[in-house]
RNA sequence: GAGUCAUGCAGAACGGUUGAGAGUUCGGCUCGAUGAACCCGUGCCAACCUGUCCGCCCCAAGGCGGAAAAGGUGGCAAUGCCAAUCACCCAGGAGGUGAAGCCAUGACGG
Numbered sequence: 001g002a003g004u005c006a007u008g009c010a011g012a013a014c015g016g017u018u019g020a021g022a023g024u025u026c027g028g029c030u031c032g033a034u035g036a037a038c039c040c041g042u043g044c045c046a047a048c049c050u051g052u053c054c055g056c057c058c059c060a061a062g063g064c065g066g067a068a069a070a071g072g073u074g075g076c077a078a079u080g081c082c083a084a085u086c087a088c089c090c091a092g093g094a095g096g097u098g099a100a101g102c103c104a105u106g107a108c109g110g
Stems, first nucleotide, its partner, number of pairs: 003108006013042004021031003025084001027082002043076003048072003052067006080102001085099005
């Protein structure tokens, strides 16, 4: 890398450097010279994994629930910004719901 599983309507930004892009693609829409992306520093959010603590079940192994945030990731405009393909609801349209696909992240995985 292929693949598997889980999650994706909550939450959380300042400074420095630099200077025109960014939001995966496409269409829309939005953000951006009152400073985009990358990078650096600091802070914050969350709680996937490891570790820690508490309660319950249990002989134990282990399981379930919770706390906290030390370590490993991740994140800090807008629901994954919205739609895209299919099905259904709807007289139709607008709209809505579900599923798939894609993407992102984590854990597993040679």

Model confidence (mean pLDDT): 83 of 100. SAM riboswitch aptamer (S box leader) from a Candidatus Aminicenantes bacterium, 110 nucleotides, folded computationally. Rfam family: SAM riboswitch aptamer (S box leader). Its family is annotated with regulation of gene expression in the Gene Ontology.